Predicted 3D model of a 392-nucleotide RNA (Bacterial RNase P class A) from a Pseudomonadota bacterium.

[in-house]
RNA sequence: UGAGUGGGCCGGGCGGUCGCGUGGCUGGGCUGUGAGGCUCGGCCAUGAGGAAAGUCCGAACUCCACAGAGCACGAUGCUGGGUAACGCCCAGGCGGGGUGACCCGACGGAAUAGUGCAACAGAGAGCAGGUCGCCGCACAGGACUUGAUCCUGUGCGGUAAGAGUGAAACGGUGGUGUAAGAGACCACCAGCGGCCCAGGUGACUGGGUCGGCUAGGCAAACCCCAUCGGGAGCAAGGCCAAGCAUGAGGAGGAUGGCGCAAGCCAUCGCGGGCUGCUCGUCCGCUUCCUCGGGUAGGCCGCUUGAGGUGCCGAGCAAUCGGCGCCCUAGAGGGAUGACCGCCAACCCGUUCAUGCGGGUUACAGAAUUCGGCUUACAGGCCCACUCAAUCU
Numbered sequence: 001u002g003a004g005u006g007g008g009c010c011g012g013g014c015g016g017u018c019g020c021g022u023g024g025c026u027g028g029g030c031u032g033u034g035a036g037g038c039u040c041g042g043c044c045a046u047g048a049g050g051a052a053a054g055u056c057c058g059a060a061c062u063c064c065a066c067a068g069a070g071c072a073c074g075a076u077g078c079u080g081g082g083u084a085a086c087g088c089c090c091a092g093g094c095g096g097g098g099u100g101a102c103c104c105g106a107c108g109g110a111a112u113a114g115u116g117c118a119a120c121a122g123a124g125a126g127c128a129g130g131u132c133g134c135c136g137c138a139c140a141g142g143a144c145u146u147g148a149u150c151c152u153g154u155g156c157g158g159u160a161a162g163a164g165u166g167a168a169a170c171g172g173u174g175g176u177g178u179a180a181g182a183g184a185c186c187a188c189c190a191g192c193g194g195c196c197c198a199g200g201u202g203a204c205u206g207g208g209u210c211g212g213c214u215a216g217g218c219a220a221a222c223c224c225c226a227u228c229g230g231g232a233g234c235a236a237g238g239c240c241a242a243g244c245a246u247g248a249g250g251a252g253g254a255u256g257g258c259g260c261a262a263g264c265c266a267u268c269g270c271g272g273g274c275u276g277c278u279c280g281u282c283c284g285c286u287u288c289c290u291c292g293g294g295u296a297g298g299c300c301g302c303u304u305g306a307g308g309u310g311c312c313g314a315g316c317a318a319u320c321g322g323c324g325c326c327c328u329a330g331a332g333g334g335a336u337g338a339c340c341g342c343c344a345a346c347c348c349g350u351u352c353a354u355g356c357g358g359g360u361u362a363c364a365g366a367a368u369u370c371g372g373c374u375u376a377c378a379g380g381c382c383c384a385c386u387c388a389a390u391c392u
Base pairs, nucleotide, nucleotide: 001388002387003386004385005384006383007382008381009380010379012343013342014341015340016339017338018337020047021046022045023044024043025042026041027040028039029038030037031036049363053374054373056372057371058370059369060368061233062232063231064230073229074228075227076226077225078092079091080090081089082088093107094105095104096103097102108224109223114222115221116218117217131163132162133159134158135157136156137155138154139153140152141151142150143149144147171189172188173187174186175185176184190214192211193210194209195208196207197206198205199204237300238299239298240297243295246292247291248290249289250288251287253268254267255266256265257264258263269285270284271283272282273281274280307326308325309324310323311322312321313320314319344361345360346359347358348357349356350355
């Protein structure tokens, strides 16, 4: 200098004008006996994010359900640690990729459990196969040098060295052996299983020895094993509570007369049901009062919390502990905005250049609250490391 790898951070700045939400203080008007209510202002403070998003995991909180255990269903799946918890994070092991920094992995089980799947190609794809080839025997034809000869074809048999297909064809190399061959046998190597020793908390690793000579892949296919899991969600849920309607209880009926009034006296019921009639009894005849549940509406839940931050300590780290400091949106038809000026970054035009003019500045926006994951993102900053080339 070029090309990369991993991690952390910022997410335009300053000023002015107008406007909006919330909180505090305060002034005027109307209403009300009062408490208070309605309305119009003023001042001050404060007001989105790293993802507020997707709503994918895990929790807090609330209500409902629930003796205990099991089945079913779902999720997770190497080891150790962290955490309130997790499918998250950290450290490590193993496997794979990269020259490397480093990255990726649902990474339990293929079994003295069972089932299933494998396109295309290929003769044969799971206990299998024999296309070409190699070899033997028999037959037929041909050649000559007439032989235990050679060539060609057909049939039967042996074999799996070599060729060929495939992601994958039942260990690799060399030798012995054989008609040709083959773990048939041998040496070494790879791999599998058992046992022993050593290291490690563990996953696992290193070494030794024995065995049979080789065992295929897929479980984000069914399945088996282990662990975990009750459901719904702040429109959860709680409190107060108008009008109309409704439920329960109670009071009174109408007419006339007397009386200032409270009240007293007299007369009289109507409709329906129980029975066709009478008596009796019940309900309604119009309103008021009290109580209960619930609606509109209002209040709470509602932001002080597994909270943030500085220092010290423990730990490789995730994280944890101690001390100090700080309080940082809470709407409910849902505020957080608009414009102007200067500066910053980038692009375009112009100029020899300084400069000038114009344009752009992302993704996106709280709604009960946290811990994560994932996805989107203009532009920029910082740290550590790797590889290549060159120079000193």
Lineage of the source: Bacteria > Pseudomonadati > Pseudomonadota. The gene name in the source record is rnpB. Of the family's consensus pairs, 93% are formed in the model. Its mean pLDDT, the model's own confidence on a scale to 100, is 76. Its Rfam family is "Bacterial RNase P class A". By type it is a ribozyme.